A computed fold for a 74-nucleotide RNA from a Candidatus Nanoarchaeia archaeon, annotated as transfer RNA. The organism belongs to Candidatus Nanoarchaeia, within Archaea. RNAcentral records the identical sequence in 2 taxa. Its mean pLDDT, the model's own confidence on a scale to 100, is 83. Rfam family: tRNA. By type it is a transfer RNA.
RNA sequence: GCCCCAGUAGUUUAGCCUGGUAGAAUACGUCCUUGGUAAGGACGGGGUCGUGAGUUCAAAUCUCAUCUGGGGCU
Numbered sequence: 001g002c003c004c005c006a007g008u009a010g011u012u013u014a015g016c017c018u019g020g021u022a023g024a025a026u027a028c029g030u031c032c033u034u035g036g037u038a039a040g041g042a043c044g045g046g047g048u049c050g051u052g053a054g055u056u057c058a059a060a061u062c063u064c065a066u067c068u069g070g071g072g073c074u
Base pairs, nucleotide, nucleotide: 001073002072003071004070005069006068007067010026011025012024013023020057028044029043030042031041032040050066051065052064053063054062
């Protein structure tokens, strides 16, 4: 220098191919349950989807550039 993969909630991640209300688990908060704790249950808060731009009525999703990490080739 070139190619490929990954980046989404505090953490681990689904969704992307085929554009149409951003989900789950765990953690956190409140409550229920218990003689008490653990376990269990109900509800709730938390996301500029790595960054910037473009296409579109509409972008996590398509296109381009760029940043970070990993791998490969020379």